Small-subunit ribosomal RNA, central domain from an uncultured bacterium, 351 nucleotides, folded computationally. The RNAcentral record of the full RNA draws on ENA, Greengenes and SILVA. Rfam family: Bacterial small subunit ribosomal RNA. Rfam links the family to the GO terms ribosome and structural constituent of ribosome. The coordinates come from a structure-prediction model, not an experiment, and the mean pLDDT is 88.
[in-house]
Context: one part of a larger RNA
């Protein structure tokens, strides 16, 4: 282990796909598995319960009842569940026409900017910081012009904004390629929701093999600063940051909020549709469907903060995951990984 509970006190799995398994619209016959009543037959005995009686009481003995939550048998009930047949469309898809978007993946392609080589003007300084020095520069630095090379990263548009399941996504064009929303309601008819295990995906660091390396920059070194300064500052700088494959599987992976449904006053931005009016325009909203903000003493709800149709607020399905601090997310064992570790996950003791 019933129970309560997981925004922020312990507790939502990063994510998303789907096994089993649970859980599943409306309406009709049927049938009787679960259910649910009757009747029986069985639940030894002893103990438990009640009542009575017997040892002087009581422990204990005896005697009747109950009770044995049960299961067989046999008769009935049909609302629910289940199974069998039918049917239906609102949940769910599918079609058609439209629409918006940094959704992915590939090639090209482009300016702007740092850094570096080359030439060309031209001197004595620059750089850097509280201040400085370490560095660069007369072997011509830095400044400027002129051409070159490589790499990365994509000012302005850019938001309170758009997309993705999440991890995320921002230059351009052009291919491939996924979701998503509106409008039409023709077309399947419950085909469905959820998901222990599996599978996939997964930012940053990090590994491998190989490339590439302009900035930036752990380790390092050297300048400072301090009482030291294994630091902040400041001159340099190697993995790395980039590509291609392949590994890792973590994270404040956050909305600290699982996912589908339904349902419950409002005000007010803004994204994509739509409809409707109309002085037809970047217009206007009694309007409407998808999204993403805010307000909010409407109700509810909550320990309060707050939250409030994007609920943490009424219900329902289903998975996760909590059960006093510390010891520990650790030993041990297992499983996975080339490692680094990743997961699952204790116990003594102690407070």
């Nucleotide at each position: 282990u019933u129970g309560g509970g997981c925004g922020u006190a312990a507790a939502g799995g990063g994510c998303g796909c789907g096994u089993a398994g649970g859980c599943u619209g409306c309406g009709a016959g049927g049938u009787g598995u679960g259910u649910c009543g009757g009747g029986u037959g069985u639940g030894a005995a002893a103990g438990c319960c009640c009542g009575g009686g017997g040892c002087u009481c009581a422990a204990c003995c005896c005697c009747g009842g109950a009770a044995u939550u049960a299961c067989g048998c046999u008769c009935g009930a049909a609302a629910c569940u289940g199974c069998c047949u039918u049917g239906c469309u609102g949940g769910a898809g599918u079609c058609c026409c439209g629409g918006a978007g940094g959704g992915a993946g590939a090639c090209a392609u482009g300016g702007a900017a740092u850094u570096c080589c080359u030439g060309g003007u031209g001197u004595a300084g620059g750089g850097g910081u509280g201040a400085a020095a370490u560095c660069c520069g007369u072997a011509g630095a830095g400044a400027u012009c002129a051409g070159g090379a490589g790499g990365a990263a994509c000012a302005c548009c850019g938001g309170u904004g758009g997309c993705g399941a999440a991890a995320g996504c921002g230059a351009u064009g052009u291919c491939u390629u996924g979701g998503c929303c509106g409008g039409g309601u023709a077309c399947u008819g419950a085909c469905g929701c959820u998901g222990a295990g599996g599978c996939g995906c997964g930012a940053a660091a990090g590994c491998g093999u190989g490339g590439g390396g302009a900035g930036c920059a752990a380790a390092c070194a050297g300048g400072a600063u301090u009482a030291g300064a294994u630091a902040c500052c400041c001159u340099g700088g190697u993995a790395g940051u980039c590509c291609a494959c392949g590994c890792c599987a973590u994270a404040a992976a956050c909305g600290a909020u699982g996912c589908u449904c339904g349902c419950u006053g409002g005000a007010u931005g803004u994204c994509g549709g739509g409809a409707g009016g109309u002085c037809u325009g970047a217009c206007c909203u009694u309007c409407u469907c998808g999204g993403u903000g805010u307000c909010g003493c409407a109700a509810g709800c909550c320990a309060a903060c707050g939250c409030a149709a994007u609920a943490a607020g009424c219900g329902a399905g289903c998975c996760g995951c909590c059960u006093g601090g510390g010891g520990a997310g650790u030993a041990c064992g297992g499983u996975c990984g080339c490692a680094a570790g990743a997961u699952u996950a204790a116990a003594a003791c102690u407070c």